[in-house]
A computed fold for a 74-nucleotide RNA from Acidithiobacillus ferrooxidans ATCC 23270, annotated as transfer RNA.
RNA sequence: GCCGACAUAGCUCAACCUGGUAGAGUGCCCGCCUCCAAAGCGGGAUGUUGGGGGUUCGACUCCCUCUGUCGGUG
Numbered sequence: 001g002c003c004g005a006c007a008u009a010g011c012u013c014a015a016c017c018u019g020g021u022a023g024a025g026u027g028c029c030c031g032c033c034u035c036c037a038a039a040g041c042g043g044g045a046u047g048u049u050g051g052g053g054g055u056u057c058g059a060c061u062c063c064c065u066c067u068g069u070c071g072g073u074g
Base pairs, nucleotide, nucleotide: 001073002072003071004070005069006068007067010026011025012024013023020057028044029043030042031041032040050066051065052064053063054062
């Protein structure tokens, strides 16, 4: 240089193929329980979906471009 994959909550990842309310686990906060704590149980807050633009009634999802990470290859 060329090709490909990935980027979503503090962290690890779903949802994308087939556009239609952004979710789970863990962590965090509050409560219950307990002499206290842990464990357990209940509840709560998470987010410009990497940046910009386009298509569409509607975009995490499709298209273009940029950035970053990883892999392959000369």
NCBI's taxonomy places the organism under Bacteria, Pseudomonadati, Acidithiobacillia, Acidithiobacillus, Acidithiobacillus ferrooxidans. Its mean pLDDT, the model's own confidence on a scale to 100, is 81. RNAcentral holds the sequence, with entries from Rfam. Its Rfam family is "tRNA". By type it is a transfer RNA.